This is a predicted structure of a 73-nucleotide RNA (transfer RNA) from a Candidatus Omnitrophota bacterium. It matches the Rfam family "tRNA". About the family: Transfer RNA (tRNA) molecules are approximately 80 nucleotides in length. Rfam classes the family as a transfer RNA. NCBI's taxonomy places the organism under Bacteria, Pseudomonadati, Candidatus Omnitrophota.
RNA sequence: GGCAGGGUAGCUCAAUUGGUAGAGCGUGGGACUCAUAAGCCCAAGGUCGUGGGUUCGAUCCCCACCCCUGCUA
Numbered sequence: 001g002g003c004a005g006g007g008u009a010g011c012u013c014a015a016u017u018g019g020u021a022g023a024g025c026g027u028g029g030g031a032c033u034c035a036u037a038a039g040c041c042c043a044a045g046g047u048c049g050u051g052g053g054u055u056c057g058a059u060c061c062c063c064a065c066c067c068c069u070g071c072u073a
Base pairs, nucleotide, nucleotide: 001072002071003070004069005068006067007066010025011024012023013022019056027043028042029041030040049065050064051063052062053061
């Protein structure tokens, strides 16, 4: 340099063949307990890597760029 895969919540990862996104862990609160832990209930938390394009509407489609991993010369 070429090719392929990936980038989504604090972390690990889903999802929707276009209609503004969820789980587990973690964090905060509640109930329970003499008290703590575990388990139970609830909540907060995301410009879906960046910038453009298409569209009534983009996390999803198209283009460029940035970063990570692998293969190859």

The sequence was found in a public genome assembly.